[in-house]
Context: one part of a larger RNA
Molecule: small-subunit ribosomal RNA, central domain
Organism: uncultured prokaryote
C1' cells in the first nucleotide's frame, strides 16, 4: 500500500466545540485544471517478450518486430470533478407563536431524623452478635418529654419517568442563564458534514490554602471468629465525606456499540407538542421503552434509537506473555497521567 475488522473474540477517542485537511442539495451559462481521445516529438544501447540465423545442441552470440504502461507539445470532447456566473428551496441557519423538564449558577428558606448540651421523670441496666465479648452506665446510663445547637442528606410523589455533549442533574422558592421539541412557512440562501492538531468540559478517590466537621468512614486500637485471621462480624475511630478557590485529568468515563445523511414489514406502552370529531381518540412531528418481519450475525442476539442496505469524515485493531513496563519527551506540587517500545519467551 493493498484488503479485511472494532456489542462480547484485538479494536470507537471520557464528551463536547472548532483550525487545517477530506467531503458536499438542484438548476443554468462560460472556461478546459483534472478526465478522455487524435496526431507529432522523445522514451539511448543492452536487458525482457515475439519471429528469424550463428557456434554439433544449450547457454551465447547476431538480427528484425515488438514493448519501454512515461514525459512534453497540440487539435479536439464537455458527461462528471474543478473553477467562475446567474438563480432555485428541499439541507442548515434565523424568525414569530407556544409547550416542557431532578439542564446550569448563586441567593432564601423548610420539615424528619442523626449526634450532641441543658433540665424533668424515671431505675438497673444498656448496647452488640450465629454466640459473645471490648464499649456505655449508681458521679443516674438505656427509654420518655421540653427547649437549644450543629453539618449534611432530602422520605412520600419517584416511574420501563424526564433534563443534559458526556460527567451527570432530585425538598421549597427566587433572581440569572442555556437549551430541546411543536406549530406557521414569514427571513437568508449551501451559509452544510466531519474534524489531524488545538481550546474547553469531565464522576469518585487523591494533593494544596482557608474553613467547616453532625453523619458514614480508608489508617489506626481494641473484642471475637480461626490452626493462624494483618479479613469478612463487632466496639471505638483519624483523613476524608462538606463550603470556597486552585491543581490532578483518570473509571467496567458502558449501550463495552464514533458523528451526520438517506433507505428498508408490523404489534404494543409511555413522555411533550400539534391536530379535530375518528367520541376518548383516527392521525401526525419529536423523544423513551418492550416484542418481532425481512435481512444481518460465529453464535448470544441486534432488528426504523440497526450490529441491516448505502455515502462522507474521524479514532483504533493486526498472537499470548514481556508491558500500558523501560527509555526519551511532555503536563503535574506531588500521586502520577499521556505518548509508548525492544531483547527474551511460549
Nucleotide at each position: 500500500c493493498u484488503g479485511g475488522g472494532u456489542u462480547u473474540a484485538a479494536a470507537g477517542g471520557g464528551u463536547g466545540c472548532g483550525u487545517a485537511g477530506g467531503c458536499g442539495g438542484c438548476a443554468u451559462a462560460g472556461u478546459a485544471a483534472g478526465u478522455c481521445a487524435g496526431u507529432g516529438g522523445u522514451g539511448a544501447a543492452a536487458u525482457c517478450c515475439c519471429g528469424g540465423a550463428g557456434c554439433u545442441c544449450a547457454a551465447c552470440u547476431c538480427u528484425g518486430g515488438a514493448a519501454c504502461u512515461g514525459c512534453c507539445a497540440u487539435u479536439g470532447a464537455u458527461a462528471c470533478u474543478g473553477u467562475c456566473u446567474u438563480g432555485c428551496u428541499u439541507g442548515a441557519a434565523u424568525c414569530a407563536g407556544g409547550u416542557u423538564g431532578a439542564g446550569g449558577u448563586g441567593g432564601a428558606u423548610g420539615g424528619a431524623a442523626u449526634a450532641u448540651u441543658a433540665c424533668a421523670u424515671g431505675u438497673a441496666g444498656c448496647g452488640g452478635u450465629g454466640a459473645a465479648a471490648u464499649g456505655c452506665u449508681u458521679a443516674g446510663a438505656u427509654a420518655u418529654g421540653u427547649a437549644a445547637u450543629a453539618g449534611a442528606a432530602c422520605a412520600c410523589c419517584g416511574a420501563u419517568u424526564g433534563c443534559g455533549a458526556a460527567g451527570g442533574c432530585a425538598g421549597u422558592u427566587c433572581a440569572c442563564u442555556a437549551g430541546a421539541c411543536c406549530u406557521g412557512u414569514a427571513u437568508u440562501g449551501a451559509c452544510a458534514c466531519u474534524g489531524a492538531g488545538g481550546c474547553a468540559c469531565g464522576a469518585a478517590a487523591g494533593c494544596g490554602u482557608g474553613g467547616g466537621g453532625a453523619u458514614c468512614a480508608a489508617a489506626c486500637a481494641g473484642g471475637a471468629u480461626u490452626a493462624g485471621a494483618u479479613a469478612c462480624c463487632c466496639u471505638g475511630g483519624u483523613a476524608g465525606u462538606c463550603c470556597a478557590c486552585g491543581c490532578u485529568g483518570u473509571a467496567a468515563a458502558c449501550g463495552a456499540u464514533g458523528a451526520u445523511a438517506a433507505c428498508u414489514c408490523g404489534c404494543u406502552g409511555u413522555u411533550g407538542g400539534c391536530g379535530a370529531u375518528a367520541u376518548a381518540c383516527u392521525g401526525u412531528c419529536a423523544g423513551c421503552g418492550g416484542c418481532c418481519a425481512a435481512g444481518c450475525g460465529a453464535a448470544a442476539g441486534c432488528g426504523u434509537u440497526a450490529a441491516g442496505u448505502u455515502a462522507u469524515c474521524c479514532a483504533c485493531c493486526u498472537g499470548g506473555g514481556g508491558a500500558g513496563u523501560a527509555c526519551g519527551a511532555u503536563c503535574g506540587c506531588a500521586a502520577g497521567g499521556u505518548u509508548g517500545a525492544a531483547a527474551c519467551u511460549c